This is a predicted structure of a 73-nucleotide RNA (transfer RNA) from a Polyangiaceae bacterium. The coordinates come from a structure-prediction model, not an experiment, and the mean pLDDT is 80. Its Rfam family is "tRNA". It was read from a public genome assembly.
[in-house]
RNA sequence: GGGGCCGUAGCUCAGCUGGGAGAGCGCAUCCAUGGCAUGGAUGAGGUCAGGGGUUCGAUCCCCCUCGGCUCCA
Numbered sequence: 001g002g003g004g005c006c007g008u009a010g011c012u013c014a015g016c017u018g019g020g021a022g023a024g025c026g027c028a029u030c031c032a033u034g035g036c037a038u039g040g041a042u043g044a045g046g047u048c049a050g051g052g053g054u055u056c057g058a059u060c061c062c063c064c065u066c067g068g069c070u071c072c073a
Stems, first nucleotide, its partner, number of pairs: 001072007010025004019056001027043006049065005
């Protein structure tokens, strides 16, 4: 320098053919217990890496940039 894969909540990751942004763990509050552990209920938490484009509508499609992994040289 070139090819491929990846970037979504604090962490690990889903998200189907473009239309509701989610799960588990963690966190907060409450209930049960004398207390802990544990169980249950409710809730907070997001620039979907960044910018631009296509579209009525983009996590998803197209282009550029940034970062990580990997292959070739």